This is a predicted structure of a 348-nucleotide part of an RNA (small-subunit ribosomal RNA, central domain) from an uncultured bacterium.
Its Rfam family is "Bacterial small subunit ribosomal RNA".
[in-house]
Context: one part of a larger RNA
RNA sequence: CUGGGUGUAAAGGGAGUGCAGGCGGUUUAUCAAGUUGAAUGUGAAAGGCGUGGGCUUAACCCACGGACUGCGUUCAAAACUGGUAAACUUGAGUGAAGCAGGGGCAAGCGGAAUUCCUAGUGUAGCGGUGGAAUGCGUAGAUAUUAGGAGGAAUACCGGUGGCGAAGGCGGCUUGCUGGGCUUUUACUGACGCUGAGGCUCGAAAGCAUGGGGAGCAAACAGGAUUAGAUACCCUGGUAGUCCAUGCCGUAAACGAUGAUUACUAGGUGUGGGGGGAUAGAACCUUCCGUGCCGACGUUAACACAUUAAGUAAUCCACCUGGGGAGUACGACCGCAAGGUUGAAACUC
Numbered sequence: 001c002u003g004g005g006u007g008u009a010a011a012g013g014g015a016g017u018g019c020a021g022g023c024g025g026u027u028u029a030u031c032a033a034g035u036u037g038a039a040u041g042u043g044a045a046a047g048g049c050g051u052g053g054g055c056u057u058a059a060c061c062c063a064c065g066g067a068c069u070g071c072g073u074u075c076a077a078a079a080c081u082g083g084u085a086a087a088c089u090u091g092a093g094u095g096a097a098g099c100a101g102g103g104g105c106a107a108g109c110g111g112a113a114u115u116c117c118u119a120g121u122g123u124a125g126c127g128g129u130g131g132a133a134u135g136c137g138u139a140g141a142u143a144u145u146a147g148g149a150g151g152a153a154u155a156c157c158g159g160u161g162g163c164g165a166a167g168g169c170g171g172c173u174u175g176c177u178g179g180g181c182u183u184u185u186a187c188u189g190a191c192g193c194u195g196a197g198g199c200u201c202g203a204a205a206g207c208a209u210g211g212g213g214a215g216c217a218a219a220c221a222g223g224a225u226u227a228g229a230u231a232c233c234c235u236g237g238u239a240g241u242c243c244a245u246g247c248c249g250u251a252a253a254c255g256a257u258g259a260u261u262a263c264u265a266g267g268u269g270u271g272g273g274g275g276g277a278u279a280g281a282a283c284c285u286u287c288c289g290u291g292c293c294g295a296c297g298u299u300a301a302c303a304c305a306u307u308a309a310g311u312a313a314u315c316c317a318c319c320u321g322g323g324g325a326g327u328a329c330g331a332c333c334g335c336a337a338g339g340u341u342g343a344a345a346c347u348c
Stems, first nucleotide, its partner, number of pairs: 003320004007302002012316001014201004021194003025088007033081002035077008049065006091191001092188003095184005103177007110154001115149007125136002162169002206247006215241002220236004258315006266293011297304002321348003330341004
């Protein structure tokens, strides 16, 4: 390389969009590039293979055959692939009528709680722990009442419930805005699937500049614990957490399961629609989600099982013993931190 694989053994790209490329629904006609057949030319000889022969045999040598799986030219076929032309509606999209939603962005508003400030009441404790101490408090704390300030997060509802491509999204109102589902078959007529590069998005932490800073809290300080305790526990506490703008581009970015399509028993919850029945429900049925259980089948087993890890097809990504190592070097990206790509010696 091939082959075989990728939930957990090595292996699915964090996610989307999409150029090139690969693959692609039904019918008719036509062309003949692929494809198939025939003819012909070529495919040097030697060697190799088969048969026979010559040296006493063998090695060696000679003859013939076949092969050289290929390529060129000509003629023919038209099922399939492909090209061209025409048509179709089931794939895809559009329209119309409805529906659900923490989808996104911006602005405004609300209540609970913590902290702080002011004032009142009030007096010796409070706080904290396994037990303590550091800490706070007679300069009046803790507790309690009233008023004020400020920041952050939005209890209950809340749900293997919803929405989003993923990351993720949760108080209320308004504005702008993306997507989805159902019904209808009115329109277009294969417009599709995938997608190396590219581009865009991408938790937390981190970085830059400027704000903000209630609570929490790396670092740090102190008190404990301990043989020690650079920890776990306690008292404090700065970056940070929040906002704006710009970077970073990584995660157990997980369903550790790429995307799309078709097919293959059921049962039972739940979310959003439609149809039928009914006085109205319960009920029957259908489409799209989201869970659990489970047959066939699959699997090393665990388990998966119409939301497949089953049966098939297309396209992409990735794996090929452990360590060395996601390291070194180089290149590209980044302000930096670092990221992406990514070896070898050696060793078992």